RNAcentral holds the sequence, with entries from ENA. A computed fold for a 72-nucleotide RNA from a Myxococcales bacterium, annotated as transfer RNA. The coordinates come from a structure-prediction model, not an experiment, and the mean pLDDT is 81.

[in-house]
RNA sequence: GGGUCCGUGGCUCAACGGUAGAGCACCCGGCCGUUAACCGGGGGAGUGUGGGUUCGACUCCCACCGGGCCCU
Repeated sequence: GGGUCCGUGGCUCAACGGUAGAGCACCCGGCCGUUAACCGGGGGAGUGUGGGUUCGACUCCCACCGGGCCCU
């Protein structure tokens, strides 16, 4: 330099164009002599950045930034 895949709450991952969800973690409560486990409830992201297409974009297109792999 070229190709390819990826970037979404603190972490790991979903969401095949129609109001972004789950598990763990965190907070409150229940249970318990206490802790853990278990049960109930709660808060937190507008999706790497900037544009474009569209009535509507995490999703499609372009450029850039960062990371993995392959080739040179």